A computed fold for a 477-nucleotide part of an RNA from an uncultured organism, annotated as small-subunit ribosomal RNA, 3' major domain. Model confidence (mean pLDDT): 83 of 100.
Context: one part of a larger RNA
RNA sequence: UGACGGGGCCCCGCACAAGCAGUGGAGCAUGUUGAUUAAUUCGAUGAUACGCGAGGAACCUUACCAGGUCUUGACAUAUAUCUGACGCACAUAGAGAUAUGUGUUCUCUUUUGAGCAGAUAUACAGGUGCUGCAUGGUUGUCGUCAGCUCGUGCCGUGAGGUGUUGGGUUAAGUCCCGCAACGAGCGCAACCCCUAUUCUUUGUUGCUAACGGGUAAUGCUGAGCACUCGAAGGAAACUGCCGGUGACAAACCGGAGGAAGGUGGGGAUGAGGUCAAAUCAUCACGGCCCUUAUGACCUGGGCUUCAAACGUGCUACAAUGGGUGGUACAAAGAGUAGCCAACCUGUGAAGGGGAGCCAAUCUCAAAAAGCCACCCCAAGUUCGGAUUGGAGUCUGCAACUCGACUCCAUGAAGUUGGAAUUGCUAGUAAUCGCACAUCACCAUGGUGCGGUGAGUAUGUUCACCGGGGCUUGUACA
Numbered sequence: 001u002g003a004c005g006g007g008g009c010c011c012c013g014c015a016c017a018a019g020c021a022g023u024g025g026a027g028c029a030u031g032u033u034g035a036u037u038a039a040u041u042c043g044a045u046g047a048u049a050c051g052c053g054a055g056g057a058a059c060c061u062u063a064c065c066a067g068g069u070c071u072u073g074a075c076a077u078a079u080a081u082c083u084g085a086c087g088c089a090c091a092u093a094g095a096g097a098u099a100u101g102u103g104u105u106c107u108c109u110u111u112u113g114a115g116c117a118g119a120u121a122u123a124c125a126g127g128u129g130c131u132g133c134a135u136g137g138u139u140g141u142c143g144u145c146a147g148c149u150c151g152u153g154c155c156g157u158g159a160g161g162u163g164u165u166g167g168g169u170u171a172a173g174u175c176c177c178g179c180a181a182c183g184a185g186c187g188c189a190a191c192c193c194c195u196a197u198u199c200u201u202u203g204u205u206g207c208u209a210a211c212g213g214g215u216a217a218u219g220c221u222g223a224g225c226a227c228u229c230g231a232a233g234g235a236a237a238c239u240g241c242c243g244g245u246g247a248c249a250a251a252c253c254g255g256a257g258g259a260a261g262g263u264g265g266g267g268a269u270g271a272g273g274u275c276a277a278a279u280c281a282u283c284a285c286g287g288c289c290c291u292u293a294u295g296a297c298c299u300g301g302g303c304u305u306c307a308a309a310c311g312u313g314c315u316a317c318a319a320u321g322g323g324u325g326g327u328a329c330a331a332a333g334a335g336u337a338g339c340c341a342a343c344c345u346g347u348g349a350a351g352g353g354g355a356g357c358c359a360a361u362c363u364c365a366a367a368a369a370g371c372c373a374c375c376c377c378a379a380g381u382u383c384g385g386a387u388u389g390g391a392g393u394c395u396g397c398a399a400c401u402c403g404a405c406u407c408c409a410u411g412a413a414g415u416u417g418g419a420a421u422u423g424c425u426a427g428u429a430a431u432c433g434c435a436c437a438u439c440a441c442c443a444u445g446g447u448g449c450g451g452u453g454a455g456u457a458u459g460u461u462c463a464c465c466g467g468g469g470c471u472u473g474u475a476c477a
């Protein structure tokens, strides 16, 4: 100087307390361990692994296994020699890779050659093989915590200290005051984006107040740009004003005005460092290793197994509910190998059909909880939907291993969950749907969007977790 303390003091955080909803019990989905297996590819493992890499494993992907094959190679460059094709179509054998056969077939040029392709030879290619404890890059975490440092000066033999401590204050090393310090840098804050109010400009594909036309009805149409809205530019919030407290400070408390009040709400933004943290399987790269194989191609299988254990979720156990019918209101997105309207067929998944749309124009598109009416009457039920049987639809060469969906039938566990444990302070929790990425098909996961919309906070005294500052002890570094 740090680190540590079941030392002290001060302070903060959904850390506790006060509450709300859960998890832990059930069924299923998904990840992991373990076991199994020819293979169940690999990585991630307290917090900081476990719906994680994977934003989508039937083939492909795919790295794994079995079998069948290739060896200058599936991919790149170069040299030498030879050939003229390569390819396309068809046929045969084969599981296919591949092999054979038939047909067809080069371009430019000075006729030297060049391009392209194949064969042979040589350099080499190739490796998701090892090492993340050789590395770059990227990332997690402490933590959006308020810290981490430097120059000069001063103090100390020196390591080092001071500044950065102290008194207040703040979300903040934020600001004020004091002080052997005076300044400065990286962080904080602000500058950026969205959102809340308003003004100006603009007015189609958006909108419709007034006027005209028209309809069963609708901005449908002429017209208009008031309003909504879209998108560009401004305004507005700064403790600016008032009162009080305070040290004549910083600031805090209350109030006015205001759409908004003290960082308005949200996002992006992550200092110096810590964990030899993670990643050699995104990529790059040192070293080592393989080179008729640890490289490459193909078919099939596996990654989807299942006694058991754990994590994360979905659906429930019902009446604030379930069912049937009617009816209302979003936002944000996506669309040409696409979104797919009207209409017809089918109980339905869907099929037919073909209008419109490269989209403020058309389509996906029905929002759902909600509201109205009726049924159910406390039961393993008109709750719950697992499982299983049958029949189908769709995608796709192909749904057996191993897809999603539909209809009929079946109708399991489950009556609110032990010890323990998680999230959340406001348009939040809870609850309800919608969209998108990935994507031929496949979503209870992920990322966004809006609808409805709470309860509680006496507070930091004691106690749990994490963190910041000062101080103290230490046989630790």
Stems, first nucleotide, its partner, number of pairs: 001477002003474003007471007015460002019424005026315008034306002042053002064301007073124001077123008087104007106115003126290002129288003135284002137279003140275001142273001147186006153162003166177003192267004197235007206225003211222003238261001241255005317417001321376007333364003338357002343352003383414001388409007430452007